[in-house]
This is a predicted structure of a 73-nucleotide RNA (transfer RNA) from a Tepidisphaeraceae bacterium. It matches the Rfam family "tRNA". Its family is annotated with triplet codon-amino acid adaptor activity in the Gene Ontology. RNAcentral records the identical sequence in 2 taxa. Model confidence (mean pLDDT): 82 of 100.
């Protein structure tokens, strides 16, 4: 140079082209304690890596960049 998998709240993941993009954990409130763990509840917190197409309608189909792992030269 090539081929392939990957990118989704602060961290690890889910997600059939159409629901309100969720789930864990952290982190913040409230309830229990003398407190503190734990446990319950509750709220927030994402423009789905960029940038373009296709489509009535894209986290998802299809191109481009970018960055990260893996294999081959």
């Nucleotide at each position: 140079g090539g081929g392939c998998g990957g990118u989704u709240g602060g961290c690890g993941c889910a997600g059939c082209g159409g629901c309100u993009a969720g789930c864990g954990c952290a982190g913040g409130g409230c309830u229990u304690u003398u407190a503190c763990a734990c446990a319950g509840c509750c709220a927030a917190g994402g423009u789905c890596g960029u940038g373009g197409g296709u489509u009535c309608g894209a986290a998802u189909c299809c191109c481009u960049c970018a960055c990260c792992g893996c294999c081959c030269a």